A computed fold for a 1525-nucleotide RNA from a marine metagenome, annotated as small-subunit ribosomal RNA.
RNA sequence: AGAGUUUGAUCCUGGCUCAGGACGAACGCUGGCGGCGCGCCUAAUACAUGCAAGUCGAACGAGUACGCACUUCGGUGCAAUGUACGAGUGGCGAACGGGUGAGUAACACGUGAGAAACCUGCCUCGGAGACCGGGACAACCAUUGGAAACGAUGGCUAAUACCGGAUGUCCUUUUACGGUCGCAUGACUGUUUGAGGAAAUGAUCCGUCGCUCCGGGAGGGUCUCGCGGCCUAUCAGCUUGUUGGUGAGGUAAUGGCUCACCAAGGCAUCGACGGGUAGCUGGUCUGAGAGGACGAUCAGCCACACUGGAACUGAGACACGGUCCAGACACCUACGGGUGGCAGCAGUCGAGAAUUUUUCACAAUGGGGGAAACCCUGAUGGAGCGACGCCGCGUGGAGGAUGACGGUUUUCGGAUUGUAAACUCCUGUCAUUAGAGAACAAUGCACAUGGUUUAACUGACUAUGUGUUGAUAGUAUCUGAAGAGGAAGGGACGGCUAACUCUGUGCCAGCAGCCGCGGUAAUACAGAGGUCUCAAGCGUUGUUCGGAUUCAUUGGGCGUAAAGGGUGCGUAGGUGGCGAUGUAAGUCGGAUGUGAAAUCUCUGGGCUCAACCUAGAAACUGCAUUCGAUACUGCGUUGCUAGAGGAUUGUAGAGGGCAUUGGAAUUCACGGUGUAGCAGUGAAAUGCGUAGAUAUCGUGAGGAAGACCAGUGGCGAAGGCGAAUGCCUGGGCAAUUCCUGACACUGAGGCACGAAGGCUAGGGUAGCGAAAGGGAUUAGAUACCCCUGUAGUCCUAGCAGUAAACGGUGCUCGCUUGGUGUGGGAGGGUUCGACCCCUUCUGUGCCGGAGCUAACGCGUUAAGCGAGCCGCCUGGGAAGUACGGUCGCAAGACUAAAACUCAAAGAAAUUGACGGGGACCCGCACAAGCGGUGGAGUAUGUGGCUUAAUUCGAUGCAACGCGAAGAACCUUACCUAGGCUUGACAUGCUUGUCGUAUUCUCCCGAAAAGGAGAAGUCGCUUCGGGCGGACAAUGCACAGGUGCUGCAUGGCCGUCGUCAGCUCGUGUCGUGAGAUGUUUGGUUAAGUCCAGCAACGAGCGCAACCCCUGUGAACUGUUGCCAGCGGAUAAUGCCGGGGACUCUGUUCAGACUGCCCAGAUCAACUGGGAGGAAGGUGGGGACGACGUCAGGUCAGUAUGGCCCUUACGCCUAGGGCUGCACACGUACUACAAUGCCCAGCACAAUGAGAACCAAUACCGCGAGGUGGAGGAAAUCUGUAAAACUGGGCCCAGUUCGGAUUGGAGGCUGCAACUCGCCUCCAUGAAGUUGGAAUCGCUAGUAAUGCCGUAUCAGCUACGACGGCGUGAAUACGUUCCCGGGUCUUGUACACACCGCCCGUCACAUCAUGGAAGUCGGUCGCACCCGAAGUAUAUGCGCUAACUCCUCGGAGAAGCAGUAUCCUAAGGUGAGGCUGGUAACUGGGAUGAAGUCGUAACAAGGUAGCCGUAGGGGAACCUGCGGCUG
Repeated sequence: AGAGUUUGAUCCUGGCUCAGGACGAACGCUGGCGGCGCGCCUAAUACAUGCAAGUCGAACGAGUACGCACUUCGGUGCAAUGUACGAGUGGCGAACGGGUGAGUAACACGUGAGAAACCUGCCUCGGAGACCGGGACAACCAUUGGAAACGAUGGCUAAUACCGGAUGUCCUUUUACGGUCGCAUGACUGUUUGAGGAAAUGAUCCGUCGCUCCGGGAGGGUCUCGCGGCCUAUCAGCUUGUUGGUGAGGUAAUGGCUCACCAAGGCAUCGACGGGUAGCUGGUCUGAGAGGACGAUCAGCCACACUGGAACUGAGACACGGUCCAGACACCUACGGGUGGCAGCAGUCGAGAAUUUUUCACAAUGGGGGAAACCCUGAUGGAGCGACGCCGCGUGGAGGAUGACGGUUUUCGGAUUGUAAACUCCUGUCAUUAGAGAACAAUGCACAUGGUUUAACUGACUAUGUGUUGAUAGUAUCUGAAGAGGAAGGGACGGCUAACUCUGUGCCAGCAGCCGCGGUAAUACAGAGGUCUCAAGCGUUGUUCGGAUUCAUUGGGCGUAAAGGGUGCGUAGGUGGCGAUGUAAGUCGGAUGUGAAAUCUCUGGGCUCAACCUAGAAACUGCAUUCGAUACUGCGUUGCUAGAGGAUUGUAGAGGGCAUUGGAAUUCACGGUGUAGCAGUGAAAUGCGUAGAUAUCGUGAGGAAGACCAGUGGCGAAGGCGAAUGCCUGGGCAAUUCCUGACACUGAGGCACGAAGGCUAGGGUAGCGAAAGGGAUUAGAUACCCCUGUAGUCCUAGCAGUAAACGGUGCUCGCUUGGUGUGGGAGGGUUCGACCCCUUCUGUGCCGGAGCUAACGCGUUAAGCGAGCCGCCUGGGAAGUACGGUCGCAAGACUAAAACUCAAAGAAAUUGACGGGGACCCGCACAAGCGGUGGAGUAUGUGGCUUAAUUCGAUGCAACGCGAAGAACCUUACCUAGGCUUGACAUGCUUGUCGUAUUCUCCCGAAAAGGAGAAGUCGCUUCGGGCGGACAAUGCACAGGUGCUGCAUGGCCGUCGUCAGCUCGUGUCGUGAGAUGUUUGGUUAAGUCCAGCAACGAGCGCAACCCCUGUGAACUGUUGCCAGCGGAUAAUGCCGGGGACUCUGUUCAGACUGCCCAGAUCAACUGGGAGGAAGGUGGGGACGACGUCAGGUCAGUAUGGCCCUUACGCCUAGGGCUGCACACGUACUACAAUGCCCAGCACAAUGAGAACCAAUACCGCGAGGUGGAGGAAAUCUGUAAAACUGGGCCCAGUUCGGAUUGGAGGCUGCAACUCGCCUCCAUGAAGUUGGAAUCGCUAGUAAUGCCGUAUCAGCUACGACGGCGUGAAUACGUUCCCGGGUCUUGUACACACCGCCCGUCACAUCAUGGAAGUCGGUCGCACCCGAAGUAUAUGCGCUAACUCCUCGGAGAAGCAGUAUCCUAAGGUGAGGCUGGUAACUGGGAUGAAGUCGUAACAAGGUAGCCGUAGGGGAACCUGCGGCUG
């Protein structure tokens, strides 16, 4: 510090996710030791048991126990008046310490102030005192109630318990006169008058400790105030003791704290009131910081103690281990009644993912009591349990290569595990064992010895010495011993992210933080080996900060990505020109106080180190007070004119309102003329018209709208505004520089305006026209098109308040290069003239510089550079929806979520592809022609059907006379049946034989197989059972597979397409993908060439080079040829000869737009011409760029992987591949007269031939047979046919056509039944030119005729591949169909239009809204009832202290009781808010390839979208207005 993820790729926006840190954690696997910390986060649920607050006999009375002696054992006496103790009175403590975080949004907390408005036990300092009296109550005793808890009555008694009186330094209060001080209410103080107010002469016993009053201190507490710190406005108004005053009460004290009366206030957008959540802080975690989250342990404060209420006692409580009441719960009970409160320490149940021992000790520290010893102390100190966290240590070290075994892998060579192990030599931490053995201890007490104090001391204080006190603990630590001996796992290994292979699995099982893996070769699942990483831990889950500049103060944005309010006016608020002066609030500086300790940081110190502990410093960024500074801001005063406004003079304008007037057009009415159509459409129909339409002329009626002018012209804030005239009225601009003197800008709320559509009421209605009706189109057509047509559109008065209300760009001000139009004004020059030019102000456009921007683009009218203010945004969907609220007559508008779901959604630009977009060009693409196919019969292939099998593959073009250039057996892969198992075939090992191998015969059998017999002398040799070879058998390795995967592959091929394209280097442009080049203008068959150009060059393609063919030449001359010469024959190059010719073959020549004319740009080139055998690539072929189709082929061969192994291998026989209701493709033959038949007769080329081609000859009607000259071939073999000549047929199912069938034959072959071909005789089917549709062909082509060859025993060949003969027609042209190329445009496509994608319906799942109801929670209101308790009143019953007394009593002071106010809990009623549930119901989201359509994306086939209204299964359609996205 970043990374992954939207795309084919790019850049941006934007979300999601990851890497880091942390934790009171939990879970999984694993686990050696120690130190230091931490440990119920949930049920503030309920709790058994034990303990957690007592102590004092030196406050008090009574009592018990303890010593000695005697004793009749009942007691008695003596001494010290001592020690200890249960309970009681009394004192102090129990309000601390310890726990928890429920409540609380509050002066609760933090921080800083204040109390002149206060309290304070114990402690401390100072001052002054403590005199005289009195009566009780517990305990105890007696009686008595009760199960118990606990009491009742009577009697005795003490005090540091209680009461009365005196005294009064002093305090309180009062009277009078002052003084000082304070911001103020007032405070302090002096003198003086009156009234009131104390005490335990106690304890010990002589030291002190206590008691009372008063004044200080310290520490503690109480109250008040400023400031600070959560969410929510879908909580906007709240409040009646409420706000204030007067008086009173109450309190320690101020105060509506309470009460009476008076006034009507108080709080709130700077967020009152309400709702939700929450203890607050020091701090902790994180972060660079600013911040964000949290508030365990430690520390400060607060609150609470089963729930609610209340007071008492006390210095202090409204009291965790106190009281009373009510409630819930639990326990005891004799049923009458009682008791209890672990959120103290342990512990239990329960809840939960989850959190410990019913331990030791008061030795230390601290607390309570006590004079003290001492007692108490679950505070505390320790130990135990838990890897819960942090820190430290160990599990060994060195050497050791045959690189062992084993494992894994392998290309079989090896590699790796791996110096790892073994082995050798060492060491001894920790654990184990044995021994030694701490610190934390100081006090106090006892004793001894000094000192001080004192009249004195055995007292008190103090110093020294000795003794005594340790839970932890026989622990830490140290020493010895033994022995490498006891001690390593977890996770990961596709990318992010360090680390890779094998096997299994086969979209299954599973993984996954995100992207995503898995459908037979998975580095992603599972296992294994290996590797990486951390390590006594490692991973996972959860939470939080970070990364996230993803709420942006630091530090973001709003034209198109989310985001500018529809527009203006204006309130609060925010901001604000130039100068002077005052002030000092902000601001800046100094000082002082405070900012607890701990924590963090730094520097030291202590545990062997570290964690940890500890000392000091710094820091605590804050708050308060005070002293200064005065630039800037604020505030006050006073000026100025540059902002703003006013005045004056002009000026342009569809600015607004009201009224009036005019013309064109449509429609209608009437009248005239006139006749058969009109209207409408892609084409029609509905409609109108002979009852006279349309057309045309005239007259009239009525409503609406304003042609031309008209212009990116004008005006207005926006919406918007368009005939003319009049009246009323708003704003702008220019010039003048006269006036005011900052009067300004923006603007939350608020107010006003606000297209179209819509609503209410009343008018009006010509045209247009949602809805509706009809006609078309269509598969349908609730649409597009047509004919009608109602609301509406218009006016008046209201409502509504929205639009793509858009420049998708808030308003205002300033600054920053330019060019060119146009509207309005002013000035100058010039002029007859504002004709023109220049300058300037203000509008409105285009282009463009810097700059900005992701890019597109913006660019003085900013989206540039700055300032001020407002509005708005924070992933997509759900959703601008639900609920709530406000407004509205309604429609609806405004405000505005969540659950759930996805990993994207999106902007701009790029390259392609596509378009029922555009431009250009080409092709037998169309057109123009010729001939076909589709109809018939047959052949052949395919599909389908059938079958035991009908083997397999090929499937639009680019499968279908294709693989197959030959299925009767074989082939053959298929089926049935019979057989074989190292196998039909290869190699190796083992054993054997050499009378072997091989051949023959017989039996059985369909054959294979099986069985029997016979014949049959391997070679070389060094002569060695040496070498070689052959064969056989057994077993093992292995063979074998036309079994699967062409989507694992090689190779080969098809196709787009012989289309003209496809790329690269360097340079340049762009952030980039990319672009440029390759585009443009010409031209070409061509990216062919030329010109131009930020390109310049190059490569693969094109063309050419190669082959055939067309002309010529040279050479060659047999087997070919024969002109000339000669010879021979019935005849023939037959012979001698010849090379002239044809021809064979080889090598050359020739054609290059080379020449001429014309056009064109100096060009390429095009058109025409000459010459030439051939002319503009002469004709044909071979040759196929980058790539596409996961195109085809595992069955041609090769090959990875998988599968079979007495079978999916091999052999054999028979069958099948030929099967037939049917459909399709490709062909052949035809339908006839351009023909058929018969006869005659002419002319080829390519090729093939030895198990072959076969002549002459003979036989047969023929197929063919006999026979065999010649030929391994320019030598031999084979009739060319159509054509042509002559004859017949005479338009018919024929002398066309030949299918089918019967018979008779021939050939091949082991064998023609299934299932061959051919011949002859007979038979003589369909068919009379073929619907929709569709194919080929542009010249030696189509058409037509014959010939040859491969395969092959034969043949289905009518197929395929070649050869030669005869030999046309047509092309105006590129509008259209198909395919292709280039440029451009749009795109929501990129698997690329066979794309993408919308909505209803149906099914399933999930969350959610509404809902009759129903069940809770909570809050306030009204009323009822009202415990305990304070206060008040009363108190006829009761009463020791004091007073009076007539001694009877009375009073004072109280008590019980009663009443009143207040009031908890409870009850009733009507409500608010909130939650659960619910028949039914609404939409939403997600799901496998469901149904219906095709709305959107291309002109998406009717351009789309926005608002509104109506309609419709649905997407949607239509009307009106708007926008261009």